[in-house]
Context: one part of a larger RNA
RNA sequence: CCAGUACCUUCUACCUGAAAGCGAAGACCCCGUGGAGCUUUACUGCAGCCUGUCGUUGUGGUACGAGUUUCGAUGUGUAGCGUAGGCGGGAGACGUUACUAUGGCUUGGCGCAAGCCAAGUUCUGAGCCGACGAUGAAACACCGCUCUUCAAAACUUGUAUCACUAACCUCUUCGGAGGAACACCGGCAGGUAGGCAGUUUGGGUGGGGCGCCACGCCCUCAAAAAGAUAACAAGGGCGCCCAAAGGUCAGCUCAGAUAGGUCAGAAACCUAUCGAUGAGUGUAAAGGCAAAAGCUGGCUUGAUGUGUUCCUGCCUAACGAGGGAACACAAUACGAAAGUAGGGCUUAGCGAACCAAUCGACCUCCUUCAUGGGGGUGAUUGAUGUCAGAGAAGUUACCCCGGGGAUAACUGAGUUGUCUCCAGCAAGAGUUCAUAUCGACCUGGAGGCUUGCUACUUCGAUGUCGGCUCUUCCUAUCCUGGUGGUGUAGCAGCUGCCAAGGGUGCAGGAGCUCACUGAUUAAAAGGGAUCGUGAGCUGGGUUUAGACCGUCGCGAGCCAGGUUUGUUGCUUUUUGGUAGAAG
Numbered sequence: 001c002c003a004g005u006a007c008c009u010u011c012u013a014c015c016u017g018a019a020a021g022c023g024a025a026g027a028c029c030c031c032g033u034g035g036a037g038c039u040u041u042a043c044u045g046c047a048g049c050c051u052g053u054c055g056u057u058g059u060g061g062u063a064c065g066a067g068u069u070u071c072g073a074u075g076u077g078u079a080g081c082g083u084a085g086g087c088g089g090g091a092g093a094c095g096u097u098a099c100u101a102u103g104g105c106u107u108g109g110c111g112c113a114a115g116c117c118a119a120g121u122u123c124u125g126a127g128c129c130g131a132c133g134a135u136g137a138a139a140c141a142c143c144g145c146u147c148u149u150c151a152a153a154a155c156u157u158g159u160a161u162c163a164c165u166a167a168c169c170u171c172u173u174c175g176g177a178g179g180a181a182c183a184c185c186g187g188c189a190g191g192u193a194g195g196c197a198g199u200u201u202g203g204g205u206g207g208g209g210c211g212c213c214a215c216g217c218c219c220u221c222a223a224a225a226a227g228a229u230a231a232c233a234a235g236g237g238c239g240c241c242c243a244a245a246g247g248u249c250a251g252c253u254c255a256g257a258u259a260g261g262u263c264a265g266a267a268a269c270c271u272a273u274c275g276a277u278g279a280g281u282g283u284a285a286a287g288g289c290a291a292a293a294g295c296u297g298g299c300u301u302g303a304u305g306u307g308u309u310c311c312u313g314c315c316u317a318a319c320g321a322g323g324g325a326a327c328a329c330a331a332u333a334c335g336a337a338a339g340u341a342g343g344g345c346u347u348a349g350c351g352a353a354c355c356a357a358u359c360g361a362c363c364u365c366c367u368u369c370a371u372g373g374g375g376g377u378g379a380u381u382g383a384u385g386u387c388a389g390a391g392a393a394g395u396u397a398c399c400c401c402g403g404g405g406a407u408a409a410c411u412g413a414g415u416u417g418u419c420u421c422c423a424g425c426a427a428g429a430g431u432u433c434a435u436a437u438c439g440a441c442c443u444g445g446a447g448g449c450u451u452g453c454u455a456c457u458u459c460g461a462u463g464u465c466g467g468c469u470c471u472u473c474c475u476a477u478c479c480u481g482g483u484g485g486u487g488u489a490g491c492a493g494c495u496g497c498c499a500a501g502g503g504u505g506c507a508g509g510a511g512c513u514c515a516c517u518g519a520u521u522a523a524a525a526g527g528g529a530u531c532g533u534g535a536g537c538u539g540g541g542u543u544u545a546g547a548c549c550g551u552c553g554c555g556a557g558c559c560a561g562g563u564u565u566g567u568u569g570c571u572u573u574u575u576g577g578u579a580g581a582a583g
Base pairs, nucleotide, nucleotide: 008583009582010581011580012579013578014577015576017575018574019573021570022569029404030403031402032401034400035399036396037395038394039393042199043198044197045196046195048192049191050190051189052188053187054186055185058164059163060162061161062160063159064158065157066156067155068154069153070152072150073149075147085146086145087144088143089142092129094127100125103123104121105120106119107118108117109116110115168179169178170177171176202215203213204212211232216238217237218236219235220234239387240282241344242343246300247299248298249297250296251295252294254278256274257273258272259271260270261269280289281288283349285347286346287345304330305329306328307327308326309325310324311323312322332341333340334339355382356381357380358379359378361377362376363375364374365373366372412456413454414453415452417451419447420446421445422444423443424442428438429437465540466538467537468536470532471529472528473527474526475525478503479502480501481498482497483496484495485494486493506518507517508516546564547563548562549561550559552557
C1' cells in the first nucleotide's frame, strides 16, 4: 500500500418497539342541597278561555215574581146569645126625614156550611150596640199600635219576551241603511288552564341504581371484668295496654313430684307429705322479687294543683323536647299507728316554633246604658316516624359546568372462594391382586390463563373487543428424540421420567374470543408478554348524535332487546431498529 473482519464516533435515508409520546382541567361513572332542555294527573303561579255581576246603559208594553206605602177585608179548640188574632187606653159610640141606625129583598166575594163582608134598592123608619150573668182573657161600642192570610192601587225593582232609538257597533254613494242597549271595552269574582313561568324531585349505601332501614327509641351479645365504643355484624322488641293490671291496708304461697280418693282416664276437683324459686311478673330481653315486686280481698283516686334543685338525654366541650329522683307549699286516700302514695318490679311506648280549637283569670283596643268583638300572657288537644321538625314529580343518548382515582366500567396490584394442575392416604373396581390401569370419602399444596372480591395506582384521559402483521418467552410435551413399567408375544396401545431444537397447517357459517363441523396431517398442545401488538393496519362488534320495531311508561323517554347508517388526528425531538456513507 491492497483485501477482509470486528469495534468506536459522526452523518444520511427509512421503520415506529419505548419515552405508561403530543393533542383536550374524561364526554363513561359518582359527587355538588351546581346548571339547562323537555314532560306531566309534581308544587306554586300567570296569560288565554268559559260563566256570573257592575259600569259604559236609554224608552215603552205584556206575563209572572219581590219589596215599600196607602186603603179594605180576614181570624169557629171547650164553655158561651156567637167565626172572641194580640197589647194598651176607655164609659160611652153611631143615628133621628135621609147623605140611611136597624130590619127585609137582589147580586157578588169568603167560608170550618153556622155564618161574615161589600155593593144596590121606588121596601121599612127611631132606635141599635156596649158595661151587667157565663169565660184563663171582654166587647168589631169607640180610639191607637201591631201579627197571620187575602184583595186592590201607586212607586221601586227582578226574570222572560216583544217593540222603540239616541249611546255604542258595522257598511256607506256621506244622503243614509242595518244591528242595538245586546255586543265591544273596563272593574270584581268563580271555574278551567304545561299555552307560559319559577322551582322542587331526602339521606344512608363495600360505586350508583333496584332492594332494605342498620334514619327516633329499648334489651342482650360483639365490648377486650370502670365508663365509652363501629359495621347493610348476630338475636329480639317499641310507637301500646290497664279505672284496675293504679294507691293503701290485711291475708296467702307458687311450678313440679309422690301417695290416696265416686264417675275421672297422662291432665278437671279434694286430702296428706316433699318442695328457695325451677312458677308468676300486662307486653322483648336482661337484672330483680317469697309473711314479696307473685296471688286474693276491703276501702279508695297520690294517674291531684303549684314550684325548686339534681341526674339522664349528651362518658370525657356545649345543647332541646322527653324521662327519672329528692325537697317545699296546698288539698287528699289507706292504715290503730309508724308510715306509704306525684301511676304500673325496673329499663322502651315519644315531638320545637308558627297556626287552629277549647278552657279559666288578668292586661289592652273598638263600640255601647248594657251586650258584643279583636289582640296578648298561661294551660290542654291537634304532627312534623327523613323522629332537634323545608312546602315539592319525572326525564335527558341533545346535554353543560365544577370536582373526584375520596367512587364504578379496561389493564395492573393484593387475595384465590371459583378455575386449572399436582400430591398424601387408599375404601373399592381390576377372575385372584389397592397401586398395569382406574380410583370414592378425607386432607395438603402449586399456578395466577377463568370468574369473583377489595377499591391500592390512573378520571388536568395509559385509546376499549375481535381479526391481520411481526417478535420473543414458559412447559403442566400434541408431533418428532431418548427411556422405565405394563393386565408389553409382534403390530398397535396405556401410563410414567428426561427433553422447549424444530414444527403445530387448510377450510364452512357467525363481529366474534370460545364452541361446533369437514377433509387432511407426524401433530393439527396449552399459555405469557398493559386479556403482547390502532404515533402499525382494519373498524365487523360494543358505546354519542338520525331512524324503525317490540316490551315498559299518561308523557318526556327507556331497555347487557332486535335492526340500519355513522370523521380512526399529529410529528419523529430523544431512544431503539434496518440500510448506506465518512473518519
This is a predicted structure of a 583-nucleotide part of an RNA (large-subunit ribosomal RNA, domain V) from a Thermoplasmata archaeon. RNAcentral holds the full RNA, with entries from ENA. Model confidence (mean pLDDT): 81 of 100. The source organism's lineage runs through Archaea, Methanobacteriati, Thermoplasmatota and Thermoplasmata.